Bacterial RNase P class A from a soil metagenome, 343 nucleotides, folded computationally.
Model confidence (mean pLDDT): 79 of 100.
The RNAcentral record of the sequence draws on MGnify.
[in-house]
RNA sequence: GCCGAUUAAACAAUCGCUGUCAUGCAAAUGAGAGAGGAAAGUCCGGGCUCCUUAGGGCAGGGUGCCAGAUAACGCCUGGGAGGCGCAAGCCUACGGAAAGUGCCACAGAAAUGAUACCGCCUUAUUUUGCUUGCAAAAUAGGGUAAGGGUGAAAUGGUGCGGUAAGAGCGCACCGCGCAUCUGGCAACAGAUGUGGCAGGGUAAACCCCACCUGGAGCAAGACCAAAUAGGGGCCUAAUAGCAUGGCCCAGUGCUGGCCGGGUUGGUCGCUUGAGCGUUAUGGUGACGUAACGCCUAGACGAAUGAUUGUUCACGACAGAACCCGGCUUACCGAUCGGCUCAU
Numbered sequence: 001g002c003c004g005a006u007u008a009a010a011c012a013a014u015c016g017c018u019g020u021c022a023u024g025c026a027a028a029u030g031a032g033a034g035a036g037g038a039a040a041g042u043c044c045g046g047g048c049u050c051c052u053u054a055g056g057g058c059a060g061g062g063u064g065c066c067a068g069a070u071a072a073c074g075c076c077u078g079g080g081a082g083g084c085g086c087a088a089g090c091c092u093a094c095g096g097a098a099a100g101u102g103c104c105a106c107a108g109a110a111a112u113g114a115u116a117c118c119g120c121c122u123u124a125u126u127u128u129g130c131u132u133g134c135a136a137a138a139u140a141g142g143g144u145a146a147g148g149g150u151g152a153a154a155u156g157g158u159g160c161g162g163u164a165a166g167a168g169c170g171c172a173c174c175g176c177g178c179a180u181c182u183g184g185c186a187a188c189a190g191a192u193g194u195g196g197c198a199g200g201g202u203a204a205a206c207c208c209c210a211c212c213u214g215g216a217g218c219a220a221g222a223c224c225a226a227a228u229a230g231g232g233g234c235c236u237a238a239u240a241g242c243a244u245g246g247c248c249c250a251g252u253g254c255u256g257g258c259c260g261g262g263u264u265g266g267u268c269g270c271u272u273g274a275g276c277g278u279u280a281u282g283g284u285g286a287c288g289u290a291a292c293g294c295c296u297a298g299a300c301g302a303a304u305g306a307u308u309g310u311u312c313a314c315g316a317c318a319g320a321a322c323c324c325g326g327c328u329u330a331c332c333g334a335u336c337g338g339c340u341c342a343u
Base pairs, nucleotide, nucleotide: 001339002338003337004336005335006334007333009311010310011309012308013307014306015305017034018033020031021030022029023028036317040328041327043326044325045324046323047322048217049216050215051214053250055249056248057247058246060213061212062211063210064209065079066078067077068076080094081092082091083090084089095208096207100206101205102202103201104200117148118147119144120143121142122141123140124139125138126137127136128135129134130133156174157173158172159171160170161169175197176195177194178193179192180191181190182189183188221268222267223266224265231259232258234257235256240255241254242253243252275294276293277292278291279290280289281288282287
């Protein structure tokens, strides 16, 4: 320096708070337990509850290399490709640009069926000089994109040959396209052959392709008690209407649909779980299987606080509200293991 795991002040006493269990008519007494690794964000996935069926389709939304694991996922594991790092390692919004559309500012000659600013070569005319056919300059044509400049990017790269000067113009190697073979489940990698191949980039732009996707949510919902507005207006008699996002189809049920008023009380849901730990075993791993063991907050304007003493690592970020698997963010320290580099 990199990767991973554990912990998150501890102990004792006194008083206090909340649940459970036992005793008790009750009051109370005794015993046990009582916030986190993120409880946070509400970003994903579900369990569970309700809505008619969660049936089919469109739109909408989500994911995007390959293969696994999982209840499932956009998480996780392993592998591939690309990039960064001396390395251990880390990152990736990683399908398609030959289906189409759009965009590439400024600078620059020119940003895609492009182009000549400085240049290089050559022809003609004129002028000058001189060693009499050479050189220089100017003008008018022709050829060129190798050199220079601009830029994020300039029409494959390097080298040799060739040319008036150049250019894949030709050749060799690299790159790219195609074909075949080998390895691998695959992504992909390698080998051989062939073609001078040349109009680039961008999809976290629209789009195309593949796969996934009913809705609402514990303020879900069920029950008890209680209360009032004996409310209002509109449409409709079934070929109509309503039934948890929009539209269509099919099926099912109901007879009404719409607006407004009352009840803010109590009980349940509410914590035994896709749970945790140990050992063995299968697997590179995520994880699976088996045996044994454990029970670990369920509040409701909302419980865990105060005081004293001791210790040292002198304590950060921070408080459950139906539950679980993740991701992201915040963070004082302590302990342990493995690997890399330098001296």